[in-house]
RNA sequence: CGGGGGCUAGCUCAGCUUGGCUAGAGCGCGCGGUUUGGGACCGCGAGGUCGCCGGUUCAAAUCCGGCGCCCCCGA
Numbered sequence: 001c002g003g004g005g006g007c008u009a010g011c012u013c014a015g016c017u018u019g020g021c022u023a024g025a026g027c028g029c030g031c032g033g034u035u036u037g038g039g040a041c042c043g044c045g046a047g048g049u050c051g052c053c054g055g056u057u058c059a060a061a062u063c064c065g066g067c068g069c070c071c072c073c074g075a
Stems, first nucleotide, its partner, number of pairs: 001074007010027004020058001029045005051067005
């Protein structure tokens, strides 16, 4: 320099092709139950400017443009 992939909860990731259930799961965290206590298990709950900026649209995590960071391949 060229090509490809990724960025969403504290962590690991779905969802993006076909725009519209109000953004989800597991683990973790908090509270409660259970237990002599803990773990495990059960119930409930908190937690997100969907990498950033802009555009299109009645409506954008999703479409378009630019930028940033990480990974892989090639030269």
Source information
A computed fold for a 75-nucleotide RNA from a Chloroflexota bacterium, annotated as transfer RNA. NCBI's taxonomy places the organism under Bacteria, Bacillati, Chloroflexota. RNAcentral holds the sequence, with entries from ENA.